A computed fold for a 91-nucleotide RNA, annotated as Glycine riboswitch aptamer.
Model confidence (mean pLDDT): 75 of 100.
Rfam family: Glycine riboswitch aptamer. Gene Ontology term of the family: glycine biosynthetic process.
[in-house]
RNA sequence: GCAUCCCGCGCGGGAGAGACCCCGGUCCGGCCGGGGCGCCGAAGGGGCAACAUCCCCGGAACCUCUCAGGCGGAAGGACCGCGGGGGACAG
Numbered sequence: 001g002c003a004u005c006c007c008g009c010g011c012g013g014g015a016g017a018g019a020c021c022c023c024g025g026u027c028c029g030g031c032c033g034g035g036g037c038g039c040c041g042a043a044g045g046g047g048c049a050a051c052a053u054c055c056c057c058g059g060a061a062c063c064u065c066u067c068a069g070g071c072g073g074a075a076g077g078a079c080c081g082c083g084g085g086g087g088a089c090a091g
Base pairs, nucleotide, nucleotide: 002091004088005087006086007085009083010082011081012080013079018037020036021035022034023033024032025031038071039070040069044067045065046064047063051058
């Protein structure tokens, strides 16, 4: 100095599901707040297989649950691409 791995940062892409019902406010608007029912899964969170183990523990997801979050737009958004930053470590 370089490959690889990890972490986060910037930019771009990024799905799903009621612009539902009721009440109040109102600048009378596709706005704001509250309640209700219905729904979505790709922030986060929970659960499990193989495997491993004497036993316990461990043990993944875009699978599953729907606590949280979301269901006009905005924001967010797993994941993907590009960029550069930090760290670890063999050769």